The RNA shown here (small-subunit ribosomal RNA) has 1486 nucleotides and comes from a metagenome. The prediction has a mean pLDDT of 84. The RNAcentral record of the sequence draws on SILVA.

RNA sequence: AGAGUUUGAUCCUGGCUCAGGACGAACGCUGGCGGCGUGCCUAACACAUGUAAGUCGAACGGGUAAAUGGAAGGCGGAGCUUGCUCCAACAUUCAUUAACUAGUGGCGGACGGGUGAGUAACGCGUGAGCAACCUACCUAACACAGGGGGAUAACACAUGGAAACGUGUGCUAAUACCGCAUAACAUAACCAUAAGGCAUCUUAAGGUUAUCAAAGGAGUAAUCCGGUGAUAGAUGGGCUCGCGUCCGAUUAGAUAGUUGGUAAGGUAACGGCUUACCAAGUCUGCGAUCGGUAGCCGGACUGAGAGGUUGAACGGCCACACUGGGACUGAGACACGGCCCAGACUCCUACGGGAGGCAGCAGUGGGGAAUAUUGGACAAUGGGGGAAACCCCGAUCCAGCAACGCCGCGUGAAGGAAGAAGGCUUUCGGGUUGUAAACUUCUUUGACGAGGGAAGAUAAUGACGGUACCUCGAAAACAAGCUACGGCUAACUACGUGCCAGCAGCCGCGGUAAUACGUAGGUGGCAAGCGUUGUCCGGAAUUACUGGGUGUAAAGGGCGUGUAGGCGGAACUACAAGUCAGAUGUGAAAUACCACGGCUCAACCGUGGAACGGCAUUUGAAACUGUAGAUCUUGAGUAUCGGAGAGGCAAGUGGAAUUUCCAGUGUAGCGGUAAAAUGCGUAGAUAUUGGAAGGAACACCGGUGGCGAAGGCGACUUGCUGGACGAUUACUGACGCUGAUGCGCGAAAGUGUGGGGAGCGAACAGGAUUAGAUACCCUGGUAGUCCACACAGUAAACGAUGGAUACUAGGUGUGGGAGGACUGACCCCUUCCGUGCCGGAGUUAACACAAUAAGUAUCCCACCUGAGGAGUACGGUCGCAAGAUUAAAACUCAAAGGAAUUGACGGGGGCCCGCACAAGCAGUGGAGUAUGUGGUUUAAUUCGAUGCUACGCGAAGAACCUUACCAAGGCUUGACAUCCUACUUACGAAGUAGAGAUACAUUAGGUGCCCUUAUGGGAAAGUAGAGACAGGUGGUGCAUGGUUGUCGUCAGCUCGUGUCGUGAGAUGUUGGGUUAAGUCCCGCAACGAGCGCAACCCUUAUGGUUAGUUGCUACACAAGAGAACUCUAGCCAGACUGCCGUUGACAAAACGGAGGAAGGUGGGGACGACGUCAAAUCAUCAUGCCCCUUAUGUCUUGGGCUACACACGUACUACAAUGGCGAUCAUACAGAGGGAAGCAAACCCGCGAGGGGGAGCAAAUCCCUAAAAGUCGCCUCAGUUCAGAUUGCAGGCUGCAACUCGCCUGCAUGAAGUUGGAAUUGCUAGUAAUCGCGGAUCAGAAUGCCGCGGUGAAUACGUUCCCGGGCCUUGUACACACCGCCCGUCAAACCAUGAAAGUCGGUAAUACCCGAAGUUCUUAGUCUAACCGCAAGGAGGACGAGGCCGAAGGUAGGAUUGAUAAUUGGGGUUAAGUCGUAACAAGGUA
Repeated sequence: AGAGUUUGAUCCUGGCUCAGGACGAACGCUGGCGGCGUGCCUAACACAUGUAAGUCGAACGGGUAAAUGGAAGGCGGAGCUUGCUCCAACAUUCAUUAACUAGUGGCGGACGGGUGAGUAACGCGUGAGCAACCUACCUAACACAGGGGGAUAACACAUGGAAACGUGUGCUAAUACCGCAUAACAUAACCAUAAGGCAUCUUAAGGUUAUCAAAGGAGUAAUCCGGUGAUAGAUGGGCUCGCGUCCGAUUAGAUAGUUGGUAAGGUAACGGCUUACCAAGUCUGCGAUCGGUAGCCGGACUGAGAGGUUGAACGGCCACACUGGGACUGAGACACGGCCCAGACUCCUACGGGAGGCAGCAGUGGGGAAUAUUGGACAAUGGGGGAAACCCCGAUCCAGCAACGCCGCGUGAAGGAAGAAGGCUUUCGGGUUGUAAACUUCUUUGACGAGGGAAGAUAAUGACGGUACCUCGAAAACAAGCUACGGCUAACUACGUGCCAGCAGCCGCGGUAAUACGUAGGUGGCAAGCGUUGUCCGGAAUUACUGGGUGUAAAGGGCGUGUAGGCGGAACUACAAGUCAGAUGUGAAAUACCACGGCUCAACCGUGGAACGGCAUUUGAAACUGUAGAUCUUGAGUAUCGGAGAGGCAAGUGGAAUUUCCAGUGUAGCGGUAAAAUGCGUAGAUAUUGGAAGGAACACCGGUGGCGAAGGCGACUUGCUGGACGAUUACUGACGCUGAUGCGCGAAAGUGUGGGGAGCGAACAGGAUUAGAUACCCUGGUAGUCCACACAGUAAACGAUGGAUACUAGGUGUGGGAGGACUGACCCCUUCCGUGCCGGAGUUAACACAAUAAGUAUCCCACCUGAGGAGUACGGUCGCAAGAUUAAAACUCAAAGGAAUUGACGGGGGCCCGCACAAGCAGUGGAGUAUGUGGUUUAAUUCGAUGCUACGCGAAGAACCUUACCAAGGCUUGACAUCCUACUUACGAAGUAGAGAUACAUUAGGUGCCCUUAUGGGAAAGUAGAGACAGGUGGUGCAUGGUUGUCGUCAGCUCGUGUCGUGAGAUGUUGGGUUAAGUCCCGCAACGAGCGCAACCCUUAUGGUUAGUUGCUACACAAGAGAACUCUAGCCAGACUGCCGUUGACAAAACGGAGGAAGGUGGGGACGACGUCAAAUCAUCAUGCCCCUUAUGUCUUGGGCUACACACGUACUACAAUGGCGAUCAUACAGAGGGAAGCAAACCCGCGAGGGGGAGCAAAUCCCUAAAAGUCGCCUCAGUUCAGAUUGCAGGCUGCAACUCGCCUGCAUGAAGUUGGAAUUGCUAGUAAUCGCGGAUCAGAAUGCCGCGGUGAAUACGUUCCCGGGCCUUGUACACACCGCCCGUCAAACCAUGAAAGUCGGUAAUACCCGAAGUUCUUAGUCUAACCGCAAGGAGGACGAGGCCGAAGGUAGGAUUGAUAAUUGGGGUUAAGUCGUAACAAGGUA
């Protein structure tokens, strides 16, 4: 960095797809180790169990158990002085000590941890502000702590309850609670001073008045820890503001505490935060409101960047804690593990009541494609409490699970060719796997076993953990998969399968040779992973700021006017908003980058640096933009003069024409069409003459002429009126350009009301056409077309080209004006404004545009982003309606499209050719027969050929054979080939059985060649055997070679170099002539060349020459002779537009003529360019692959290929007199062929076919061989003296054999047929037509085929038409190329979607009802310790009650958004359905 995909190919536009990176991932296959990270993205679903917030006895009174000591008791015991002493269990009590602790009290439970539901917001980010605020604990510094009082838990007793939990009475303490005193540097008010600021004001020092404090504990003590007031700091918060922060206008208006003010209340504090009153504001196109979606950021991923996407983990902020509401406490909450209420759910219950909240850590169920342990420890870090020891901490540190990610390591290393075996493959030689393995030597990272053993902790304390790490040991030992291999994209073969199974990201593979499916081998890639799926960015300049477009590809608004907005002429001054420069603050940390360092490296981590594009403050600069001031005239405008114009509106006037009416003339038609008919007309049309009526449109002029913004405007006159242009000076002084929304104009058709209505004319009717014809054509004809007023608001409203300004070569027309020159209205020159054509640069994908730009630039507006669905649905707006406007999505496809190129095609054009038509001749199509084909039949009727280009074709010849088909009977290494072994030798008659093959006979008979040592060996052959193999007219001509047909003997098809084009391609090869011809000439960005054409070859026509046997004969009876003639066959000559004339361009050439046997390629043949038709042939042959192998091979007999209702092709014979029959040859006349398993003469026999015979001939010698049409006579137009089919009888020939199934002869029989419908074929001269002859094949069997000669015409004006072809050009939506492409309805299946009587939900509001908890206000119903008072009582408080507000709930009507629905609408998709043929060519009606 690009690539694939639209086309036959090309360029462009344009979408789709791929290669890259990333992930909290999941799934499939696989899985060795370690380090560091990460791990419910779904149900903010419900939660069992454990645990996550406590701590302080140095605040307090108790309590518990223990120890010590004291006191009064004291069962018992001892001593005895018998009532005293002592001892002692036990219990009580007091004190002390060291502990523990329910409760009161303090601090902390507002942190830490979780989640992302809500939130589009000052929520977050960033930067400011608070002169409008608070801050426990902490720090610094200041001052103080005097003296009192009343209670209350605990506890005891009583008592209620199942429980939770209470209730009453009584006792008691405090750092709990409450007065009083003291007090300012506090607070409030006032006074006066100073300073400052930001409007209110603030600050400093001072004065007066008023108000308000406190708590003690430990210790022997020193002292320490606390307490109160106040100041400052730090930390943490609160509030306000600038800027930024998703989508939808198919959400355009929203808002009543709403906006502001005054006053009051409330708050830590400002504030409609709340209340009362007053005013009517406030927000909004720079997007309010509404709806949807969403936690925001540092960052992360991607990207060259700009951007795009994202917000897991880590960090900051916010919000939430079952759902909703509420306050209390407190420095801080409206509080995750606090309280109250309501709701849903779960649990307990004795039914009366209670309890609960994992979005803390584990864990469970559920959901899901999917996400872990009910682990250890407070050792470290950190937090709470405490004076401290210490306690607590699922924060945290660790461990467990998971390849989920990143990083690192290993699965061995070196040697090793008989290139082993095996696998795969093969052209069978080999190749490959592959130094890979085996084998030899070596090593031990990880894992394993054993031993030692940390740092983390600066005294102690280590969960991790006997972990990391180190040492030793053993053995290559325990450790490799996944995926791809048609192109993109690195990597190929075999087998299987056979449009099946399947693959596929796109293009696309698969229908019998699949590098694309599946498997195997091999190879490529990555590797403890690899693939797939999903998502994001990239590539995509495919939303284009960087960095796109709009004539034809998607895209310029139909046109103007003009609001907001954007942009804006020349010179000057000032300011400093933009702009530029410097400085300062901030931009948290982490991340990313750079450097260095620590874990063996890396991932990971640490330290430092730079950076963080931003925001803010400040200082400066003043060119540009901006703002302000003053000025200018060139932009713009005004005035004056002038001419041009279908510019607009209104009124009036005019002639031509059509139609109708009236009247006249006049008679049978008119009209209409390709042709007709409907229609009109004898009731008098059409035609023609005169008159009248009425409506509409204005010929000629008229012109790529004029005017207008566009739509549009066309007779003439008048009136009113808009704009443009030119000229000249004067004036204003930037007044300008563009223009979202708005407003106006806006063809035709259409709508409404009222007129009008001649012609034309949707609808409609009729007539034609047609398969049909709801069309095209014709005859009629209503709306409409016209007018007035109103609506509608669209067009291919087009130059498919928005407006404005400036600049950038020319040439040539035309309209309007002016100037110069001129005698001059002309012509000419200059200039301004319009309107055309050509053209250069430039632009463009090309076409094209080109001063009237699509060029070069600036400004503004509109619009586009694949095709279809669709300019459709829904919603809104407008409209009387029709409809217009705005305007999607689901779904489907990999294209759709533009321009140009080469072909092909056209019921496009031009030129030209051909027996193509025309002009002619003879036919075919009708009959009979022959033959081939189709069809049918059959055991089989073998197979192939199927428009021209199959059908008398393969087949130049089916009775058996052929033969491939069928039936039956046989054989199985085979009928045929090669190899091996053994044996033998070959061969093998008559006869028997059989249909035959075959078997027996068979020990009949018979014994070859070479070498030899005479035993034998070899070659060849046969038999037998085993297997390799043979064999196949079995399949595929769509796997092939070869051969062939056809276009077409048409004149074409190409190449090299050059040139042009971005390219496909073009040029050459086109053009002007000419030719049979791309034949030749000329011209030309072409110059040459090749394959074709022509010529060279054969034959024929003339002559010469040479040569004469079998041929010939002037000689001749023959023999002989002769080389003249005929002839034969070799070589030459001849014809070349060469000569003359005319035409042509002085060419090529054409026409005419001469000469010549022949004249313009003389006639004929052979010869077939590049290619087309997947044309024909696997059955000529060859051949890949597949198939059969006691059969699809092979042998035999018989049958079939010869069938027969029928259809078609090709021929023969006829239908007759140009004929038939007979006669004739003593008189007829050919050419070319063939002949030995042959042709066969003469002669004889037979009516004849033929038989006998056998001279001659391997042939210019002999034979076939007779040529026939011809000539003469008869017949006289008939189913005949035509025609000969069919049939009968009798024969002949070939052949083993003529039944199926041959040919011929004689006699007899005597069918159809009297010239052939539609249609169609051949032929242009020795041709058609007609006549016979020969040959191949072949035993026999031609009406076929291939040849030969005889006789021998007619016609061609010409190229309009049919067919085919060539060249040029044009159109094209075709390229499988018109037998193309392609449209719509209907029918079928499927898919998504609209409407829909309704039905069921969600959401947010509104109105009203009810009104919990609770704050707040009121209240003397009840109660009441502290204070006051002697008392009564008061102040204050609590409860109760009431009021406002108030969640959930209820009711109501709408709104909005989903789901669903009988039915219904269109849409899309789907190899071979129906009907037509609308479009593409003039697509047959552009």